[in-house]
The part of an RNA shown here (small-subunit ribosomal RNA, central domain) has 349 nucleotides and comes from an uncultured bacterium. Its mean pLDDT, the model's own confidence on a scale to 100, is 89.

Context: one part of a larger RNA
RNA sequence: UUGGGCGUAAAGGGUGCGCAGGUGGACAUACGCGUGGAUCGUUAAAAUUUGGCGCUCAACGUCAAAGCUAUGAUCCAAACGGUAUGUCUUGAGAGCAGGAGAGGAAGCUAGAAUUCCCGGUGUAGCAGUGAAAUGCGUUGAUAUCGGGAGGAAUACCAAUGGCGAAGGCAGGCUUCUGGACUGUUUCUGACACUCAGGCACGAAAGCGUGGGUAGCAAACGGGAUUAGAUACCCCGGUAGUCCACGCUGUAAACUAUGAUGACUAGAUGUUGGCGGCUCGACCCCGUCGGCAUCGCAGCAAACGCGUUAAGUCAUCCGCCUGGGGACUACGAACGCAAGUUUAAAACUC
Repeated sequence: UUGGGCGUAAAGGGUGCGCAGGUGGACAUACGCGUGGAUCGUUAAAAUUUGGCGCUCAACGUCAAAGCUAUGAUCCAAACGGUAUGUCUUGAGAGCAGGAGAGGAAGCUAGAAUUCCCGGUGUAGCAGUGAAAUGCGUUGAUAUCGGGAGGAAUACCAAUGGCGAAGGCAGGCUUCUGGACUGUUUCUGACACUCAGGCACGAAAGCGUGGGUAGCAAACGGGAUUAGAUACCCCGGUAGUCCACGCUGUAAACUAUGAUGACUAGAUGUUGGCGGCUCGACCCCGUCGGCAUCGCAGCAAACGCGUUAAGUCAUCCGCCUGGGGACUACGAACGCAAGUUUAAAACUC
């Protein structure tokens, strides 16, 4: 390479949008580009295969025939693919009517708690641990009452719940705004799927400039522990954590499971709609969308998966190919830097 694979053995890109490319619904007609058939050519010789002959055999040589592949001309076919034209509504999108939601952005605002400050009461302890000590306290702490300041986070509701493409999203209110779902079947009429490159988004930590800093807390200081203790425990404590703007672009970015469509027993719970039944908001029955648990067939090395598939298929993309060397070197691109992305070889088992 041909293949075989990618939940856990190597392997799904962190996520979306999307150009090129690849792929693409139903019906009719036309063309005959692909496609198929027939005939006639070409496809040098040697080689290959089959048959005969010649070296005593064989290798080898020689004669004849055949075959493979590619291609030209002419004729034929029109199912499938393609192209063109016309039509359709199931895919897709739009309209109208609804309800659900921590989806996003900005602004305003509430109460509890921690800390600090001021004042009152009050006196000798408080804090901390396995035990202690460092620490705080007679310049009056801890406790308690009143007042004030400021920052960050939102108990209960709360869920096995909801929303979002992913990252992620939670006090309340207002404004702006995205998406999904249900019902109707009014409109468009294949407008679709996937997507190399590209563009955008992307937790935490980190970086730049300016602000902010209550609590927590890398580093750091001290007290313990210990043989030591650059730790675990304790007392402190700065970056940071928060805000604005700009970078960074990585995570066990996980469902370790790419996207889309179709098909293949069910049961249970829950969430958002709708319909039926009904006096009814209950229950029950049906139906569409989601989140979960169990489970048939099937799959799987097993674990397990099982209509939210890891089953059965189709299209497109990404990726893997023994372990180490190596999430490395070199080069290149990006970055303020930290570093990120791409990514070998020698050697070795």